[in-house]
RNA sequence: GGGCCUUUAGCUCAUCCGGCUAGAGCGUCUGCCUUACAAGCAGAAGGUACCCAGUUCGAACCUGGGAAGGCCCA
Numbered sequence: 001g002g003g004c005c006u007u008u009a010g011c012u013c014a015u016c017c018g019g020c021u022a023g024a025g026c027g028u029c030u031g032c033c034u035u036a037c038a039a040g041c042a043g044a045a046g047g048u049a050c051c052c053a054g055u056u057c058g059a060a061c062c063u064g065g066g067a068a069g070g071c072c073c074a
Base pairs, nucleotide, nucleotide: 001073002072003071004070005069006068007067010026011025012024013023019057028044029043030042031041032040050066051065052064053063054062
């Protein structure tokens, strides 16, 4: 220098071809339970979907540019 992959909640990840309110597990918080803790049960909070722009009636998803990380080639 060239190519490919990844980036979504605190963490690990879904969301296959554009449209239903963006979800799960773990974690956190609250309540129940317990003398208390853990476990268990119930509930809740938590998202600029890496950034900027574009296409579209509509974008996590498509297009362009940029950033970070990983792999391969030179």